[in-house]
RNA sequence: AGAGUCGCCUGGAUCACCGCGUUAUUACGCAAGUAAUACCGAGGAAAGUCCGGACUUCAUAGAGCAAGGUGGUGGGUAACGCCCACCCGGAGCAAUCCGCGGGAUAGUGCAACAGAAAGCAAACCGCCUCUUAUUGGUUCGCCGAUAAGCGGUAAGGGUGAAACGGCGGUGUAAGAGACCACCAGUGAUUGCAGCAAUGCAGUUAGCUAUGUAAACCCCACCUGAAGCAAGACCAAGAAGAUAGUGUGCUGCUCGCACUCAAGCUAUCGGGUAGGUCGCUCGAAUCUGUGAGUAAUUACAGAUCUAGAUGGAUGGUGAUCACAGUCAGUAAUGACAUUGACAGGAUCCGGCUUAUAGGGCGACUCUUCUA
Numbered sequence: 001a002g003a004g005u006c007g008c009c010u011g012g013a014u015c016a017c018c019g020c021g022u023u024a025u026u027a028c029g030c031a032a033g034u035a036a037u038a039c040c041g042a043g044g045a046a047a048g049u050c051c052g053g054a055c056u057u058c059a060u061a062g063a064g065c066a067a068g069g070u071g072g073u074g075g076g077u078a079a080c081g082c083c084c085a086c087c088c089g090g091a092g093c094a095a096u097c098c099g100c101g102g103g104a105u106a107g108u109g110c111a112a113c114a115g116a117a118a119g120c121a122a123a124c125c126g127c128c129u130c131u132u133a134u135u136g137g138u139u140c141g142c143c144g145a146u147a148a149g150c151g152g153u154a155a156g157g158g159u160g161a162a163a164c165g166g167c168g169g170u171g172u173a174a175g176a177g178a179c180c181a182c183c184a185g186u187g188a189u190u191g192c193a194g195c196a197a198u199g200c201a202g203u204u205a206g207c208u209a210u211g212u213a214a215a216c217c218c219c220a221c222c223u224g225a226a227g228c229a230a231g232a233c234c235a236a237g238a239a240g241a242u243a244g245u246g247u248g249c250u251g252c253u254c255g256c257a258c259u260c261a262a263g264c265u266a267u268c269g270g271g272u273a274g275g276u277c278g279c280u281c282g283a284a285u286c287u288g289u290g291a292g293u294a295a296u297u298a299c300a301g302a303u304c305u306a307g308a309u310g311g312a313u314g315g316u317g318a319u320c321a322c323a324g325u326c327a328g329u330a331a332u333g334a335c336a337u338u339g340a341c342a343g344g345a346u347c348c349g350g351c352u353u354a355u356a357g358g359g360c361g362a363c364u365c366u367u368c369u370a
Base pairs, nucleotide, nucleotide: 001366002365003364004363005362006361007360008359009358010357012320013319014318015317016316017315018314020041021040023038024037025036026035027034028033043341047352048351050350051349052348053347054346055227056226057225058224067223068222069221070220071219072086073085074084075083076082087101088099089098090097091096102218103217107216108215109212110211111210124157125156126153127152128151130149131148132147133146134145135144136143137142165183166182168180169179170178184208185207186205187204188203189202190201191200192199193198231277232276233275234274240268241267242266243265244264245263246258247257248256249255284303285302286301287300288299289298290297291296324335325334326333327332
C1' cells in the first nucleotide's frame, strides 16, 4: 500500500419566539378550574410481542399420566430458548465464521427420480465353470469360435445424494475379510491428562450398510392458569331490599270516602357511568477500586432521569458543524439546506428485525521499502 475478519461508539449542536403535558409554588375562584413562574419531558431500537422474570388475581396435600418446551460440557444470572469459556464436527491459507450438537446397537416408519438391487439384500453389462446346438483347426489326445441355457461371482463398468471400509497380497474356475500385512472406523477394555464434555497412548474382537429423530419414538431435565383491559378503592343516576309514615272530613276518638301499594323519609346493598390508586426509586444510572481468562460480581461515592389516557413531547427563525453538487492543483468559494430507521403506555433482562451518515479499536493475509 492492497485485500479481509471481528468488536464497539455516535444517531446533530446553540440561541430566540410561539405552543403542548406532568409536578411544585403563587394569585384568583364556593367549586370545577383558570392564569403566571420554575424544573423535567422518547429510542438505539421506544418496533416485532418471540423467550425469561418482577408484580397482581385465581387455583394448589403428595405422586403419577397427558400436553408443551429444552437438549455437547462447565460457568454467569432473579430467570431464560440469553451471555461467557471450552469440547466435538464442518468452511477458510489465516484472522475468524457456522452447527435445529442427547439416542439410529429398544422398536416402527421413510428414502423421490435413476438404477438389476435402497435391506430378512440385489446379477443389467462384464468375468467364470458346466451342458446343448452350430462350426473352424487338428499331431485324433484335444484346442478354439458363435449362440442358447442351468449356475457361480459384488473384483471392473454403469445408476444415484447415498451401493457395504481402503490398498496390496494369498487364494480361486472366476471372485469375495474367505484368509493375511498395513491403514481407517466401531465396540469392549487399560493407563494418563482434564471439574467435565473430551483428548492422547495401548490391548483386543474381522466387528465393518448409509441417511433421516425440524418422522413416530426412547432418555434426561423444566413448566399451575390468566395477564396492568392484571387488580384494589370511592361511587352519581336508575332499579332493588328493609324500616318508618297513610291522605281528606275533625280539636281528639269512632265512622265514612279515596288510594290499593304507589308517594315521602331513613338505612342497607351489589356495582354501571365517572373518578382515584396500581404508575414508576429500579435485579436503576454514572464514576472509582477489588475479584474473575470472560460473561459477571463485591464494595465505596455521586445522581434522580417521561408518566400521558380522544393519549403531551410540536412549529418558526438565526448561526455553526457533518454529508451533497459545481468551480479550483490546493487553500477556499458558490449553491442547496437537515436528510436514515422510527416514536413510550406496568416495569425490567434478552433475542430478532429496520437504520442515511460519521467515528474508534483489535487482528489476519499478500506485496513493497528500510